[in-house]
The prediction has a mean pLDDT of 82. This is a predicted structure of a 242-nucleotide part of an RNA (large-subunit ribosomal RNA, domain VI) from a marine metagenome. Rfam family: Bacterial large subunit ribosomal RNA. Rfam links the family to the GO terms structural constituent of ribosome and ribosome.

Context: one part of a larger RNA
RNA sequence: UGUCCAAGAUCUGAAUGGAAGGACCCUUUAGUACGAGAGGAACAAGGGUUCGGCGCCUCUAGUUUACCUGUUGUCUGAUAAGGCAGGCAGGGCAGCCACGCGCUAUGGGAUAAGAGCUGAAAGCAUCUAAGCUCGAAACCCUCCGUGAAAAUAGAUUUAAAGCACUCUUCAUAACAGGAGUUUGAUAGGCUCGGGGUGUAAGCUUCAAGGCAACGAGAAGUUCAGCCUGCGAGUACUAAUAG
Numbered sequence: 001u002g003u004c005c006a007a008g009a010u011c012u013g014a015a016u017g018g019a020a021g022g023a024c025c026c027u028u029u030a031g032u033a034c035g036a037g038a039g040g041a042a043c044a045a046g047g048g049u050u051c052g053g054c055g056c057c058u059c060u061a062g063u064u065u066a067c068c069u070g071u072u073g074u075c076u077g078a079u080a081a082g083g084c085a086g087g088c089a090g091g092g093c094a095g096c097c098a099c100g101c102g103c104u105a106u107g108g109g110a111u112a113a114g115a116g117c118u119g120a121a122a123g124c125a126u127c128u129a130a131g132c133u134c135g136a137a138a139c140c141c142u143c144c145g146u147g148a149a150a151a152u153a154g155a156u157u158u159a160a161a162g163c164a165c166u167c168u169u170c171a172u173a174a175c176a177g178g179a180g181u182u183u184g185a186u187a188g189g190c191u192c193g194g195g196g197u198g199u200a201a202g203c204u205u206c207a208a209g210g211c212a213a214c215g216a217g218a219a220g221u222u223c224a225g226c227c228u229g230c231g232a233g234u235a236c237u238a239a240u241a242g
Base pairs, nucleotide, nucleotide: 007158008157009156010155011154015146016145017144018143021051022050023049024048025047026046027045028044034039052104053103054102055101056100060098062096063095067091068090069089070088071087072085073084074083075082076081093229107141108140109139114134115133116132117131165242167180168179169178170177186238187237188236189234190233191232192231193230194228195227196226197225202221203220204219205218206217209214
């Protein structure tokens, strides 16, 4: 684009993808059935391990050039605060992750080899010729995805308006998609909370030593200071006008 009024919402499910599971061990059954003894099962029920698959980040571990702290060299005259070398080192939330965590039942249908029932051809017999009952991790459903372009182009429902661009944005390879636009919490800011680091600067006191100037460092103010990809609140800014 089409499906024939445009549009919004919710579905159906023709068809299609998946392997979503594989294997093993233990306990009970049971020292039972069986067997003279020696020995020694199974149906069924339950628990676990491992290899795969899918998902997740509460815990554990890793990473964390967001961040905090210590410290080296050098530069900004010194202090303070910083630049550069991810300098080195100690921590580290969110995010991403595995070494971590969760799930990965079951039942049905029609059958294969096979086991049978009834039963003639062929007065018997015969699972088969008519008919019927069972029977496998394979097949089809049950499970998880896609799926009205399924041309036999579907259904239900809402209802006079709806949509796109611009704008604030989430999400994101592209496309697509989500929230909002003052009748507003969409993003930023601010406040508070949670979290990380670990006690800022300044000031006061102490301090080995020194004639003195000074003085590494210690204590108090101070669970401080700094930071925050998270949560909540709040129209301060921008979502104007079109």